[in-house]
RNA sequence: GGAGUAGGUCAAAUGAUCGCCGGCCCCCCCAACGGAGGGCGGGAGGAAAGUCCGGGCUCCACAGGGCUGGAUGCUGGGUAAUUCCCAGUCUCGGCGACGAGGAGGAAAGUGCAACAGAAAGCAGACCGCCCCGCCUUGGCGGGGUAAGGGUGAAACGGUGAGGUAAGAGCUCACCAGUCCCGGUGGCGACAUCGGGAGCUAGGCAAACCCCAUCCGGAGCAAAACCAAAUAGGGGAGUGUUUGAGGGCGGCCCGUCCGAGCUCCCGGGUAGGUUGCUUGAUCCCGCCGGCAACGGCGGGGCUAGAGGAAUGAUCAUUGCCCUUCGGGCCGCAAGCCGGCUCCGAGGGGAACAGAACCCGGCUUAUGAACUGCUCCAGGU
Numbered sequence: 001g002g003a004g005u006a007g008g009u010c011a012a013a014u015g016a017u018c019g020c021c022g023g024c025c026c027c028c029c030c031a032a033c034g035g036a037g038g039g040c041g042g043g044a045g046g047a048a049a050g051u052c053c054g055g056g057c058u059c060c061a062c063a064g065g066g067c068u069g070g071a072u073g074c075u076g077g078g079u080a081a082u083u084c085c086c087a088g089u090c091u092c093g094g095c096g097a098c099g100a101g102g103a104g105g106a107a108a109g110u111g112c113a114a115c116a117g118a119a120a121g122c123a124g125a126c127c128g129c130c131c132c133g134c135c136u137u138g139g140c141g142g143g144g145u146a147a148g149g150g151u152g153a154a155a156c157g158g159u160g161a162g163g164u165a166a167g168a169g170c171u172c173a174c175c176a177g178u179c180c181c182g183g184u185g186g187c188g189a190c191a192u193c194g195g196g197a198g199c200u201a202g203g204c205a206a207a208c209c210c211c212a213u214c215c216g217g218a219g220c221a222a223a224a225c226c227a228a229a230u231a232g233g234g235g236a237g238u239g240u241u242u243g244a245g246g247g248c249g250g251c252c253c254g255u256c257c258g259a260g261c262u263c264c265c266g267g268g269u270a271g272g273u274u275g276c277u278u279g280a281u282c283c284c285g286c287c288g289g290c291a292a293c294g295g296c297g298g299g300g301c302u303a304g305a306g307g308a309a310u311g312a313u314c315a316u317u318g319c320c321c322u323u324c325g326g327g328c329c330g331c332a333a334g335c336c337g338g339c340u341c342c343g344a345g346g347g348g349a350a351c352a353g354a355a356c357c358c359g360g361c362u363u364a365u366g367a368a369c370u371g372c373u374c375c376a377g378g379u
Base pairs, nucleotide, nucleotide: 001375002374003373004372005371006370007369009367010366012317013316014315015314016313017312018311020043021042023040024039025038026037028035029034045351049362050361052360053359054358055357056356057219058218059217060216069215070214071213072212073211074088075087076086077085078084089103090101091100092099093098104210105209109208110207111204112203126149127148128145129144130143131142132141133140134139135138157175158174159173160172161171162170176200178197179196180195181194182193183192184191185190223274224273225272226271233265234264235263236262237261238260245257246256247255248254281300282299283298284297285296286295287294288293319348320347321346322345323344324343325342326341327339328338329337330336
C1' cells in the first nucleotide's frame, strides 16, 4: 500500500430573531367559571420503524383431568422473561483473522425424489466380462456377473490378497462407519482408549408422524373515577272543579290555559380527570464472574402531546467534495506526479418522527476510528 475480518463511537456545534407543545412562578381583569400579559427552565431516535419474540401493567375467564391445536428442540449458564444474550460441544465454510447452523428421532410406521439413466429403495443387466446353445464366424438367443464403463445431487463400504468360468464380504488382513459393552477426562453436550457383534444400515421430519418440555383470552381505543342538558326507569310528597302548576315584563287582583308538578335515588351519553412517565432507569466507582450478568456505594432527572408540538431564517466555526493560487518533495523534466502544509471561491451533509412502558431481534442509513488476519513492497 492492497484485500479482508471483528468491535465500539458519533449522529455537527454555538449565538440571535420569529413560532409551536407542555411545566413552574409573578401580575392584571372577573362574584365565579374563565381570559390577557411577562419571566424562567424543558421538548424525538439509534433505529422513535417492522410489530417478529418476551415481560410489566389493566380487565375478563378459571375445580381437576383428557382430546384437538400451537410453540420450542446440542450442553451449561444469564435474565422479570424470551425463539434473546454469554461460554462451550459437534458439523460445515475460509490460507487466516473469523464466520454459519430450524443441531431430538430416518434399524416405529406411512410417504416423497424433477432431469438424466437399463435401474432410485426388502434394487438394477444399457455397454462390457464369462459360460452354454445355434448357425451363415460375428452375429443371434438363454443364463451368470455389480469388479470395469456410462447417467445422476445420490447407484447399497475402501485397499490388497485368496477364490472363481467370470465375479462378488464369498473368505481373510488392514482401514472407515454403525450398534452393543466397559475404562479414563468433563457438571454436561462430548472427547479419547479397549473389546465384541454383524457385514454395511442411503437422503428428506421448514412431509405426515414419533419423543420430550412448555402454553387461558384481550389489549392504554386496556382500565378506573367524576359527571351536565334532554329523554327513559324507581320512590316519596302534593294536586285534578274545594284547581297543583304555567302565560299575561317585578308584586297583588283579575283573566286565559289547565293534569300534572316538586324533590330524592340509580344507570348511561357528551365532557373532564387519572392511567402518563422515577424506571427490571441512566452515569461513575469498587467487588464477584472467562463472559452474559449480578451485588454494593455515590450522583443525575431526561418530552408527555391527543389528529397529535419538537420548526424556520440568518451569522460564525468545524467536517467532506471540488476549482484556483502559493509552499515543500520526487522525477523519466511535461502546465508531470505527490503532500495529515497555507490562502481564496463554489457546492454538500444520510436513514428517518415518540403516542402506556421496558428487554431483545430484524430491517433502513451517513461519518470517522480502533484491534486483528492475509498478500505485496521498502528499511